Context: one part of a larger RNA
């Protein structure tokens, strides 16, 4: 000087507590472990693995297996050589590929020849999702958005150090303030970004309609620029103001104005570190292995298996409910290889159809929970929808191994879920339905919208995990 302690003391935190919904029971979706296989590719594993890499495995992907098949090679420079290149068609194969046929002679040019492209040959080489993340760079997790982490100078100490940074008080905050052998300063806090919440000026079209006319009643049309909305600039809050406490400080608590009040919500931003944490499969890259293979190419097959076990979700177990008819209100996104109206077929998924849009203009687009009226009366039910048969639609060389939707039939577990154990303090929890990346197709899974809208916080004595001070220590 630090760890650490079933030491002490002071504070903080969805850490207890008060309260709301969950998980653990089902069923089914994934994801892991295990098992199993010719392969069930690799990675990630205590919080900080496990709906994680993968923002999407039918083939491709795809690294993994089995069989065919290639050896300067699918790729990239050099070299000498040959020709043109490209492009159909036929045979034989599972394809890769092999073999034959047609068809075509391109561009500059000093006419030698060159740039591209193509075979064929040589060796230098390519090429490795092979090892090592305990040899790294890069990026990232985690303590933590916790408030700590340190330097020059001085001063004290033999010195390793300490002081600043300890005290009294506040604060989310090392934040500020007295104060003081310490004066300063640096990386963090916070502020300066972005978004929201209120106003105002500028613009007014594809959005908007107060007034005014017109009217097929649709802002449709004339007009209008008020409003709302859009997007650019500004103004706003800063304890600025009163009034109590405090030390006449800094803060605290009350009040006033004010859309907003003490950090206004949100988000972006992650100190020196620390865990040989992750990652050599994004990538880059040092050793070290491979080199007629641990490289490359193709066809099927595997990653989709299934006695069990674990995570994380969705549906439910029902009357705050389920059917059926009417009905009313969004946000934010995406669209030309695309979205795709109308109208017309079909019980539907869909199928025809093709106007409009390169988008405040048309489309995806009925938002749903809500609201009225009705049925169903407590039952394994007109809760639940697993599972199976059949009949289908769409994508797509191709849904058998393995897709997603629809229709008719079937109608399992399930009656609320032991020990345990999770999130959440406000436009949040719960519930409700959109949208969009990935994508030919194919989310309950990720990232966003926006709609209805709670309950609770005495309070820190207890679990957890952190801070700061002190204290004991055979520990470093």
């Nucleotide at each position: 000087u630090g760890a650490c302690g079933g030491g002490g003391g002071c504070c903080c935190g969805c850490a207890c507590a008060a309260g709301c919904g969950g998980u653990g029971g089902a069923g089914c979706a994934u994801g892991u472990g295990g098992u199993u296989u010719a392969a069930u590719u690799c990675g990630a594993u205590g919080c900080a693995a496990c709906g994680c890499g993968a923002a999407g495995a039918a083939c491709c992907u795809u690294a993994c297996c089995a069989a065919c098949c290639c050896u300067u090679g699918a790729c990239a420079u050099c070299c000498a050589g040959u020709g043109g290149a490209g492009g159909u068609u036929u045979u034989a194969g599972a394809g890769a590929u092999a073999a034959a046929a047609c068809u075509g002679u391109g561009c500059c040019u000093u006419u030698g020849g060159g740039a591209a492209c193509a075979c064929u040959g040589u060796g230098a080489c390519a090429g490795g999702u092979g090892u090592u993340g305990c040899a790294u760079g890069g990026c990232u997790g985690u303590c933590g958005u916790c408030a700590g982490c340190u330097c020059g100078u001085g001063u004290c100490g033999u010195g390793a150090g300490a002081u600043g940074u300890a005290u009294g008080g506040u604060u989310a905050a090392g934040u500020c303030c007295a104060g003081u052998a310490a004066c300063g300063a640096g990386c963090g806090c916070a502020a300066c970004c972005c978004u929201u919440a209120u106003c105002c000026u500028u613009a007014u079209u594809u959005g908007c309609c107060a007034g005014c006319a017109c009217u097929u009643c649709g802002g449709g049309u004339g007009g209008g620029a008020a409003c709302u909305u859009u997007a650019a600039g500004g103004a706003g809050a800063c304890u600025g103001c009163c009034g109590u406490g405090a030390a006449u400080a800094a803060c605290a608590c009350g009040g006033a104005g004010g859309a907003a009040g003490g950090u206004g919500g949100g988000g972006a931003c992650g100190a020196c570190g620390u865990c040989a944490a992750g990652u050599c499969a994004u990538c880059a890259u040092g050793g070290c292995c491979c080199u007629u293979a641990c490289g490359g190419g193709u066809u099927g097959g595997g990653c989709u298996a299934c006695a069990c076990a674990c995570g994380u979700g969705c549906u439910a177990c029902a009357a705050u409910g389920g059917g059926a008819g009417a009905u009313a209100c969004a946000g934010a996104c995406g669209g030309u290889u695309g979205c795709g109206a109308a109208a017309g077929c079909g019980c539907g998924a869909g199928c025809u159809g093709g106007a409009g849009c390169u988008a405040a203009u048309c489309c995806u687009a009925c938002a749903a929970a809500g609201u009225c009226u009705u049925c169903c009366u407590c039952a394994g039910u007109c809760c639940g929808g697993a599972u199976u048969g059949g009949a289908g639609u769409c994508u797509g060389c191709a849904a058998c191994u393995c897709g997603a939707c629809u229709c008719c039939a079937u109608g399992a577990a399930g009656u609320a879920g032991g020990a345990a154990u999770c999130g959440c303090u406000a436009g949040u929890a719960a519930u409700c339905g959109c949208g969009a990346a990935u994508c030919a197709g194919a989310a309950u899974g990720u990232c966003g919208c926006g709609g209805u809208g709670a309950a609770u916080a005495c309070g820190u004595u207890c679990u957890c995990g952190g801070g700061c001070c002190u204290u004991g220590u055979a520990c470093a």
The prediction has a mean pLDDT of 83.
The part of an RNA shown here (small-subunit ribosomal RNA, 3' major domain) has 476 nucleotides and comes from an uncultured SAR86 cluster bacterium.